[in-house]
Context: one part of a larger RNA
RNA sequence: CUGGGCGUAAAGGGCGCGCAGGCGGCCAAGUCAGUGGAUUGUGAAAUGCUCUGGCUCAACCAGAGAACUGCACUCCAUACUGCUUGGCUUGGGUACAGCAGAGGAUGGGGGAAUUCCCGGUGUAGCGGUGGAAUGCAUUGAUAUCGGGAGGAACACCAGUGGCGAAGGCGCCCAUCUGGGCUGAUACCGACGCUCAGGCGCGAAAGCUAGGGGAGCAAACAGGAUUAGAUACCCUGGUAGUCCUAGCCGUAAACGGUGUGCACUAGGUGUAGGAAGCAUCGACCCUUCCUGUGCCGCAGCUAACGCAUUAAGUGCACCGCCUGGGGAGUACGACCGCAAGGUUGAAACUC
Numbered sequence: 001c002u003g004g005g006c007g008u009a010a011a012g013g014g015c016g017c018g019c020a021g022g023c024g025g026c027c028a029a030g031u032c033a034g035u036g037g038a039u040u041g042u043g044a045a046a047u048g049c050u051c052u053g054g055c056u057c058a059a060c061c062a063g064a065g066a067a068c069u070g071c072a073c074u075c076c077a078u079a080c081u082g083c084u085u086g087g088c089u090u091g092g093g094u095a096c097a098g099c100a101g102a103g104g105a106u107g108g109g110g111g112a113a114u115u116c117c118c119g120g121u122g123u124a125g126c127g128g129u130g131g132a133a134u135g136c137a138u139u140g141a142u143a144u145c146g147g148g149a150g151g152a153a154c155a156c157c158a159g160u161g162g163c164g165a166a167g168g169c170g171c172c173c174a175u176c177u178g179g180g181c182u183g184a185u186a187c188c189g190a191c192g193c194u195c196a197g198g199c200g201c202g203a204a205a206g207c208u209a210g211g212g213g214a215g216c217a218a219a220c221a222g223g224a225u226u227a228g229a230u231a232c233c234c235u236g237g238u239a240g241u242c243c244u245a246g247c248c249g250u251a252a253a254c255g256g257u258g259u260g261c262a263c264u265a266g267g268u269g270u271a272g273g274a275a276g277c278a279u280c281g282a283c284c285c286u287u288c289c290u291g292u293g294c295c296g297c298a299g300c301u302a303a304c305g306c307a308u309u310a311a312g313u314g315c316a317c318c319g320c321c322u323g324g325g326g327a328g329u330a331c332g333a334c335c336g337c338a339a340g341g342u343u344g345a346a347a348c349u350c
C1' cells in the first nucleotide's frame, strides 16, 4: 500500500458547528475535460519470455519474434461523470396556525428537614454498636413546646415519562432565549450530506482570586476490631461540596454501537400532535406523523444476541484497529499557574 475489520475478541473521536477536501436530486441543450475506440509516432540496447541455432550437454553465446500493459498528436463515439446555460420540485429551507417539555440564562419567592442560638416544661441519662468504648450531659443534656439565625437540597407528583448535540436538566413565579413536533397552504429552487485542520461546549475531582459554610465529608485525631488494622464499624473533623469570575479538558464522557439518506413481516405498551367515526361528552374505536420501551419474522452474528430506534440490505463522508507485556511509559513538540493533558515510540521479553 492492499485486504479484513471496529456492541462484548484490538478498534467509533466525549459532543457539536464548520472552512478546505470527498460525495451529490429530476428534465433539456451545448461542450468533449474525464471515459471508450482507431491510426500514426515513440516506448535505446542488454536483461526477462517464446521459437530456432552454435560450443559433445548445460551454464554461456547468437539470431528471430512477441512483449515493453506507457506517453503524445490527430480522428471518431457521447451513455455515464465533469464544465456551461436554461428549467423543475420530490431533498433542504422560509412564512403561517397550533402543541408538549426538569432545554439554557438571570432575578424574585416558598415550605419540610438537619444544625446552631434564646426562652419555657422537665430529670438523669443521651448517643452509638454485632457488642462496646471514645463522645455529649446536673454549668441541666436527650425528649418536648415557642421564637430566631443560616446554608444546602427540593419529599409526594415521578413514570424503561419528558427535554437537550453531548456533558446534563426536577419546588413555585416572572423576564430573556435555543431547539423540536403536528397541520394546511404559499414561497425559495439543490441552497444538500459528510468533514482532516480549526473553533466552541464539555460530569466529578483539582487549581487561582474573592465570598459563603447548615448538613455531609478526603486528610487528620480519638474509640473499637485484630496477630497487626496506616482499613471496613463508631465519635469528632479540615479542605472540598455552595456562589461570582477565570483556568483545567478528563471519565465505564456507555447504547461500551460515528453522522446522514434509502429500502426490508408484524404484534404490544407508553409520551406529544392531527384527522376520521361517534356521543350528552373531552371516553372508546380506526388511521397517520414524531419520540421512547418490550416481544418477534426474514436476514445477520463466533456465540450471546440485533432485528423499521438494525448489529439486516445498500450508498456518501469522517474517526479508529493490526499479538501480549514494556506503555498510554520515554523523548520531542504543543497546551496548562500547577496537577497534568494531547500527540506518542524503541530496546528488551513472552
Stems, first nucleotide, its partner, number of pairs: 003322004007304002012318001014201004021194003025088007033081002035077004040072003049065006091191001092188004096183004103177007110154001115149007125136002162169002206247006215241002220236004258317006266295011299306002323350003332343004
Molecule: small-subunit ribosomal RNA, central domain
Organism: Candidatus Eiseniibacteriota bacterium